A computed fold for a 350-nucleotide part of an RNA from a metagenome, annotated as small-subunit ribosomal RNA, central domain.

Context: one part of a larger RNA
RNA sequence: CUGGGCGUGAAGAGUGCGUAGGCGGCCUUGUAAGUCAGAUGUCAAAUCUCCCGGCUCAACUGGGAGCGACCAUCUGAUACUGCUGGGCUAGAGUGUAGCAGAGGGAAGCGGAAUUCCCGGUGUAGUGGUGAAACGCGUAGAUAUCGGGAGGAACACCAGUGGCGGAGGCGGCUUUCUAGGCUACAACUGACGCUGAGGUACGAAGGCGUGGGGAGCAAACAGGAUCAGAUACCCUGGUAGUCCACGCAGUUAACGAUGGGCACUAGGUAUGGGGAGUAUCGACCCUCUCUGUGCCGAAGCUAACGCUUUAAGUGCCCCGCCUGGGGAGUACGGUCGCAAGACUAAAACUC
Numbered sequence: 001c002u003g004g005g006c007g008u009g010a011a012g013a014g015u016g017c018g019u020a021g022g023c024g025g026c027c028u029u030g031u032a033a034g035u036c037a038g039a040u041g042u043c044a045a046a047u048c049u050c051c052c053g054g055c056u057c058a059a060c061u062g063g064g065a066g067c068g069a070c071c072a073u074c075u076g077a078u079a080c081u082g083c084u085g086g087g088c089u090a091g092a093g094u095g096u097a098g099c100a101g102a103g104g105g106a107a108g109c110g111g112a113a114u115u116c117c118c119g120g121u122g123u124a125g126u127g128g129u130g131a132a133a134c135g136c137g138u139a140g141a142u143a144u145c146g147g148g149a150g151g152a153a154c155a156c157c158a159g160u161g162g163c164g165g166a167g168g169c170g171g172c173u174u175u176c177u178a179g180g181c182u183a184c185a186a187c188u189g190a191c192g193c194u195g196a197g198g199u200a201c202g203a204a205g206g207c208g209u210g211g212g213g214a215g216c217a218a219a220c221a222g223g224a225u226c227a228g229a230u231a232c233c234c235u236g237g238u239a240g241u242c243c244a245c246g247c248a249g250u251u252a253a254c255g256a257u258g259g260g261c262a263c264u265a266g267g268u269a270u271g272g273g274g275a276g277u278a279u280c281g282a283c284c285c286u287c288u289c290u291g292u293g294c295c296g297a298a299g300c301u302a303a304c305g306c307u308u309u310a311a312g313u314g315c316c317c318c319g320c321c322u323g324g325g326g327a328g329u330a331c332g333g334u335c336g337c338a339a340g341a342c343u344a345a346a347a348c349u350c
Stems, first nucleotide, its partner, number of pairs: 004321003007304002012318001014201004021194003025088004030083002033081002035077007048066001049064003053060001091191001092188003095184005103177007110154001115149007125136002162169002206247006215241002220236004258317006266295011299306002323350003332343004
């Protein structure tokens, strides 16, 4: 110097966009920087090697020859890499025509249910539990009928279903808007992949200001249970949950599996498109592109298992790991209103 790993053992950043950098399709011109070949020079002495000497050797002394890499210069080669000029269309993107969807933002609307208020009927209980009690109720509850208010969530459809980069997204309508897929092959002509820093998004809970508050419900109070019960169960109940704007930036942010490209048996189910056969259509059948599941061969794996949606076979780029505890802590720094987040040790100990 090379050599190991990251689904579950330590280890994939929560996710995207993207700067530098790294890597990069087919044909061709030039160049000759990398690369390769040759020549020359250089590469102190000692060491190495050969010979002679040398107390018995060794050590040692003297002499001769040689040595390659590096480096420099010159000459040459041009396959590959780079640079340069030209061309191409298979990558990538654009266009045209269609398609599906809880993708995102805003506004409006709807019905069921809970709670509360008003009124009617009506009378002694109701509620709750394993059983009870606290609670509510003759100031008329619960039940039931009619009317009203308000907030939040959208039963069935609903699916191993769909969409999204992830977080996530589910009543209906309108509007603004993003992405994907298919067909055609018209246009551009490598415009690509990854991505240290950076930047944006990012569940729940939390924070700030102002609203809102039906139900639920940390804290809290009471009733039970228990040896005790600061719990599990019950009756209440405030932050919060909801809205607007701002902050926060974390998670079992999970497929515990980074992204891209190519290749490698099949079977089956399902979502979205396209083509064909047939009889106008539909169903069925065949083929094809794209997603989502299950099973399974080769292969891989410590095993479990994974298997064209790879954990198989290869290439490119990034991130991360290096015994357990101490510790994702201290200190310092950056960020934050705070809570805290990010970065991140050591002593000591087994």
The prediction has a mean pLDDT of 86.